[in-house]
The prediction has a mean pLDDT of 82. A computed fold for a 72-nucleotide RNA from Trichonephila clavipes, annotated as transfer RNA. Taxonomically the source falls in Trichonephila (Eukaryota, Opisthokonta, Eumetazoa, Ecdysozoa). The RNAcentral record of the sequence draws on Rfam. Its Rfam family is "tRNA". About the family: Transfer RNA (tRNA) molecules are approximately 80 nucleotides in length. Rfam classes the family as a transfer RNA.
């Protein structure tokens, strides 16, 4: 150079076009002499950027950029 794969909550991952969720982690509350497991419940996301289809994109197309792989 050329080609494929990744990016969503502090992490690590779901969503295959119509509310953007799980798990741990944070934080408050319950129960307990205390502590540690348990139990409720809250905060936290302009879904990598720019555009472009669409009545509506996290999802579909281009371009760029991040990591990463293969090939030369």
């Nucleotide at each position: 150079g050329u080609u494929c794969c990744u990016g969503u909550a502090g992490c690590g991952c779901a969503g295959a076009g119509a509310u953007a969720g799980c798990g741990c982690g944070u934080u408050g509350g319950a129960a307990u002499u205390c502590u540690c497991a348990u139990c409720c419940a809250a905060a936290g996301g302009u879904c990598g950027u720019g555009g472009g289809u669409u009545c509506g994109a996290a999802u579909u197309c281009c371009a760029c950029c991040u990591g990463g792989g293969a090939u030369g």